Predicted 3D model of a 327-nucleotide part of an RNA (large-subunit ribosomal RNA, domain IV) from an activated sludge metagenome. The coordinates come from a structure-prediction model, not an experiment, and the mean pLDDT is 88. The RNAcentral record of the full RNA draws on SILVA.
Context: one part of a larger RNA
RNA sequence: CCGUGGCUAAGGAACUAGGCAAAUUAAGCGCGUAACUUCGGGAUAAGCGCUACCCACGCAAGUGGGUCUCAGUGAAAUGGCUCAGGCGACUGUUUAACAAAAACACAUGGCUUUGCGAAAUCGAAAGAUGACGUAUAAGGCCUGACACCUGCCCGGUGCUGGAAGGUUAAGAGGAGAGGUCAGCCGCAAGGCGAAGCUUUGAAUCGAAGCCCCAGUAAACGGCGGCCGUAACUAUAACGGUCCUAAGGUAGCGAAAUUCCUUGUCGGGUAAGUUCCGACCUGCACGAAUGGUGUAACGAUCUGAGCACUGUCUCAGCCACGAGCUCG
Numbered sequence: 001c002c003g004u005g006g007c008u009a010a011g012g013a014a015c016u017a018g019g020c021a022a023a024u025u026a027a028g029c030g031c032g033u034a035a036c037u038u039c040g041g042g043a044u045a046a047g048c049g050c051u052a053c054c055c056a057c058g059c060a061a062g063u064g065g066g067u068c069u070c071a072g073u074g075a076a077a078u079g080g081c082u083c084a085g086g087c088g089a090c091u092g093u094u095u096a097a098c099a100a101a102a103a104c105a106c107a108u109g110g111c112u113u114u115g116c117g118a119a120a121u122c123g124a125a126a127g128a129u130g131a132c133g134u135a136u137a138a139g140g141c142c143u144g145a146c147a148c149c150u151g152c153c154c155g156g157u158g159c160u161g162g163a164a165g166g167u168u169a170a171g172a173g174g175a176g177a178g179g180u181c182a183g184c185c186g187c188a189a190g191g192c193g194a195a196g197c198u199u200u201g202a203a204u205c206g207a208a209g210c211c212c213c214a215g216u217a218a219a220c221g222g223c224g225g226c227c228g229u230a231a232c233u234a235u236a237a238c239g240g241u242c243c244u245a246a247g248g249u250a251g252c253g254a255a256a257u258u259c260c261u262u263g264u265c266g267g268g269u270a271a272g273u274u275c276c277g278a279c280c281u282g283c284a285c286g287a288a289u290g291g292u293g294u295a296a297c298g299a300u301c302u303g304a305g306c307a308c309u310g311u312c313u314c315a316g317c318c319a320c321g322a323g324c325u326c327g
Base pairs, nucleotide, nucleotide: 002321003320004319005318006317007316008315010313011312014311019308027051028050029049030048031047036041038145052067053066054065055064056063057062068072080306081305082304083303084302085301086300087298088297092104093103109142110141111140112139113138114137120129121128122127146293147292148291149290151223152222153221156220157219158216159215160214161213162212165211166210167209171205172204176200177199178198179197180196183192184191185190224242225241226240227239228238251285252282263279264278265277266276267275
């Protein structure tokens, strides 16, 4: 000087990002126990008391009498508690070896595909899974207990349906054109050129798709601007106008979302960028990419309090083990 333990006057979180760590609590029995609640819980809530030994009685629980200590769950083992809020309903699962969570899953709800040799998936196929199942089944996607709900938009993209018209491939079709050539014309150069063969090739016919017409948002998604107006002021129930497929409904809101921002007001503190309750000016909440609540639950996150303490004021001592110095 360090590590691991033990103790500590007075104070008791003043420490610190944060009560991290430590301390407190603890067992059994008796009494007692709030808000809230899905009536099951919450709950060991909280809070309080008792506990040894000897004698008698008793099956025991215990009752009566007696004894001692500062101390009777005399050692060890053995919950600290409360209040409020966010998130996720819950038990579970996860980054083997830096993340256990608000992430994943979940029961629930919805949409959608599939009529069986099912859809879907693997495979070149045979074949297999699905399933020795049959729509109360199986696959895909989203949501995520429960309660109350889930608004408007189908213009774009997607999906489903439609088939009148437009476009349209291979193919069918073969108008026409070219090459070759018997032959013919010509003194020659050359020209014309049937059949056949051959190279091309117009019109016309021609499916799905696309264009087109509808439907569909618990499909992907989207859900406005400007100006004026009330007998103080302010504000605007109201009016005008432009644009849109439609202009954000209920609920919530400085929020895990608020930039300005430590917004403003209230509470808590002597003092509060955090926290709680409001307000609404929502930079940039919002309804199964779910909205708002919610008892219970959580090695979750945030704030506050009681108890408790060497976390601290501010250090000290002891034990053991290292290191160091000396021998």